[in-house]
C1' cells in the first nucleotide's frame, strides 16, 4: 500500500511547549487567544487482539499489544472515513 472480516448512539483528565486554525472530504453545524489542532509527561477509558475464570461462538476479570479520551463516525452526501484482527 491492497483486499477480507468485525465494529464505530457508551466510556475517558491534569499539566508543559507551541501559537491559528481544527472537526478526513463537499454542504451544514460546531470547537477554538477563557489557547483549539499538534507534540511531550503523568493519568484514564475499555473497541479489537492476548491472558485468566465461567453456567461458554457469550459473560466477567485484567490493562500486556494496538487504539482511544468534544458533539451518534456531530448531521446529510459520497466511487466516504477510522480502529482492530488475520492475510497477500
Nucleotide at each position: 500500500c491492497c483486499a477480507u472480516c468485525a465494529u464505530c448512539c457508551a466510556g475517558a483528565g491534569c499539566g508543559g511547549c507551541u501559537g491559528a486554525g481544527g472537526g478526513a472530504c463537499g454542504g451544514g453545524c460546531c470547537c477554538u487567544g477563557c489557547g483549539a489542532c499538534g507534540c511531550c509527561g503523568c493519568g484514564g477509558c475499555a473497541a479489537c487482539c492476548a491472558g485468566u475464570g465461567c453456567a461458554a461462538u457469550g459473560c466477567a476479570c485484567c490493562a500486556g499489544g494496538u487504539g482511544c479520551c468534544a458533539a451518534u463516525g456531530c448531521c446529510c452526501g459520497a466511487u466516504c472515513g477510522a480502529u482492530g484482527a488475520g492475510g497477500a
A computed fold for an 88-nucleotide RNA from an Acidimicrobiaceae bacterium, annotated as SAM riboswitch aptamer (S box leader).
The prediction has a mean pLDDT of 86.
Lineage of the source: Bacteria > Bacillati > Actinomycetota > Acidimicrobiia > Acidimicrobiaceae.